[in-house]
RNA sequence: GGAGUCGGCCGGGCAAUCGCUGCGCUCGCAGUCGCGAGAGUGGAGGAAAGUCCGGGCUCCGGCGGAUGAGGUGCCAGGUAACGCCUGGGGGGCGCGAGCCCACGGACAGUGCAACAGAAAGCAAACCGCCUACGUCUCGCAAGAGACCGGUAAGGGUGAAACGGUGCGGUAAGAGCGCACCGCGCCGGUGGUAACACUCGGCGGCACGGCAAACCCCACCUGGAGCAAGGCCAAAUAGGGAAGCCGCGGGGCCCCUAACAGGGUGCCCGCAGCGCUAUCCGCGCGCGCUUCCGGGUAGGCCGCUCGAGGCCCGCGGUGACGCGGGUCCCAGAGGAAUGAUUGCUCUCGACAGAACCCGGCUUACAGGCCGACUCCCCAC
RNA sequence: GGGCCAUUAGCAAAGCGACCCAAUGCGCUCCCCUGUCGAGGGAGAGAUCGUCCUUUUGAAUCCGACAUGGCCCGCCA
Numbered sequence: 001g002g003a004g005u006c007g008g009c010c011g012g013g014c015a016a017u018c019g020c021u022g023c024g025c026u027c028g029c030a031g032u033c034g035c036g037a038g039a040g041u042g043g044a045g046g047a048a049a050g051u052c053c054g055g056g057c058u059c060c061g062g063c064g065g066a067u068g069a070g071g072u073g074c075c076a077g078g079u080a081a082c083g084c085c086u087g088g089g090g091g092g093c094g095c096g097a098g099c100c101c102a103c104g105g106a107c108a109g110u111g112c113a114a115c116a117g118a119a120a121g122c123a124a125a126c127c128g129c130c131u132a133c134g135u136c137u138c139g140c141a142a143g144a145g146a147c148c149g150g151u152a153a154g155g156g157u158g159a160a161a162c163g164g165u166g167c168g169g170u171a172a173g174a175g176c177g178c179a180c181c182g183c184g185c186c187g188g189u190g191g192u193a194a195c196a197c198u199c200g201g202c203g204g205c206a207c208g209g210c211a212a213a214c215c216c217c218a219c220c221u222g223g224a225g226c227a228a229g230g231c232c233a234a235a236u237a238g239g240g241a242a243g244c245c246g247c248g249g250g251g252c253c254c255c256u257a258a259c260a261g262g263g264u265g266c267c268c269g270c271a272g273c274g275c276u277a278u279c280c281g282c283g284c285g286c287g288c289u290u291c292c293g294g295g296u297a298g299g300c301c302g303c304u305c306g307a308g309g310c311c312c313g314c315g316g317u318g319a320c321g322c323g324g325g326u327c328c329c330a331g332a333g334g335a336a337u338g339a340u341u342g343c344u345c346u347c348g349a350c351a352g353a354a355c356c357c358g359g360c361u362u363a364c365a366g367g368c369c370g371a372c373u374c375c376c377c378a379c
Numbered sequence: 380g381g382g383c384c385a386u387u388a389g390c391a392a393a394g395c396g397a398c399c400c401a402a403u404g405c406g407c408u409c410c411c412c413u414g415u416c417g418a419g420g421g422a423g424a425g426a427u428c429g430u431c432c433u434u435u436u437g438a439a440u441c442c443g444a445c446a447u448g449g450c451c452c453g454c455c456a
Stems, first nucleotide, its partner, number of pairs: 001375010012344007020043004025038005045350001049361002052359005057225004069221005074088005089103001090101004104216002109214002111210002126155002128151003134147005163181006182205001183203005188197003229301004239292006246270001249268004253263003272284004308327008345348001380452007389405003397436001407423005429445003
């Protein structure tokens, strides 16, 4: 100088003016709830997003247990918890820094494998190789041919064909025998464990693949969600209780200046069902009055001080934990966080809180810092 | 804000590991029939299974992420 890996951080800045909104203070008005003004102070994000996980909170359900359903899946730790994070193991990729992996079980059982291929799941003889043994034919014999067969070393098919190399062996072959490598089981050693081992012994040696197929094993999970849930509480309709009560029309009269409305004093008309009929009375029903409860609109709470931020120290490889100090940092409800101007720079991406928090994932112009690796050059 | 569902030719819609470079109906194109159109008969084209990954020998189908479209929520009944 070039190429690259990992981790952390920022996400235009400053000022003025005018607005919007939360909070407490002061003043004025108002009987109260409140309303207005003034100055002060706070006012989007690293993802506020997707709603994919986990928790808090709230309501509902719930003796306990089992089953079902769903999820997680190497080991250890962290945490309120997790499918997250940290460290370690194993496998794969990279020269390397480093990166990637749903990574339990396929001798508990069931199932799947198209096409190709001879054979595909307690394997298989298409080509090739062999003709030792047995039978037959030919031949004096050597031998040749046929049958019965042997063979998984070679070819070819496939995603996958039942250890690899070498020597021996054989008719040809074959873990058939042996050596080395690999594999399995048992033991030992190290490690909390996963697991590892120039460790020892045994076994000629398959126990093929798929569990993001059913399933088995271990562990976890009750359901729903702030439109949860709670408080106050109109109008209309409907529910409950108590009390009262014949209904309607017309005319006269009274209240009023008159209309409307009312009083029901008088007259006329009509009068449901049940208690046998009629009358009275009672009940139902209708009607009226009062009260109660649920509850809609509307208002209030939930609502933001929290597994909180920053700094320092200590413990830990680390995630993280402990202690001390310090700070208060959006809380709306048609929904605020904006506009104008000036200066400046590297000229500004993705994107807007709605109960809160921890993660993951996805989107993102550009920039800064730290650690490390490889190559080239120079000394 | 919260909860849930769907996506396969132009339209509708089946298929849920290989038989599938994917059934069927309507529509479309061509031919026959007819004086012409329709109906009818025959033949044919048309799908990166929303996109990108994962698992698997093999994915429309299984897993994950993303995109698009749609539905529901309080009270009474």